[in-house]
RNA sequence: GUGUCUAUAGCUCAGCAGGAUAGAGCGACCGCCUCCUAAGCGGUAGGCCGUGUGUUCAAAUCACAUUAGGCACA
Numbered sequence: 001g002u003g004u005c006u007a008u009a010g011c012u013c014a015g016c017a018g019g020a021u022a023g024a025g026c027g028a029c030c031g032c033c034u035c036c037u038a039a040g041c042g043g044u045a046g047g048c049c050g051u052g053u054g055u056u057c058a059a060a061u062c063a064c065a066u067u068a069g070g071c072a073c074a
Base pairs, nucleotide, nucleotide: 001073002072003071004070005069006068007067010026011025012024013023019057028044029043030042031041032040050066051065052064053063054062
C1' cells in the first nucleotide's frame, strides 16, 4: 500500500435481508430474606450504537468517506 473482519451499557456480547420505547449476562445501587455475612429473590440507574455525510416517510442495520484495532497478501 491492497483486501478483509471488528467497534452497541463500566466489562463480555446479542440485535445488523431498515419499522413498536435498543436487549441479555456480569458488575454498580436500593430493597426483601438472614442474628450477621455469603448465597438466593425483587427492583432501579446506566448506551441514542467509533466519527462525519448521504439515501429513505423511517437507519444500530444500507452507501460513501474517515478513526482505532485484528488478520492475510505485498
Molecule: transfer RNA
Organism: Clostridiales bacterium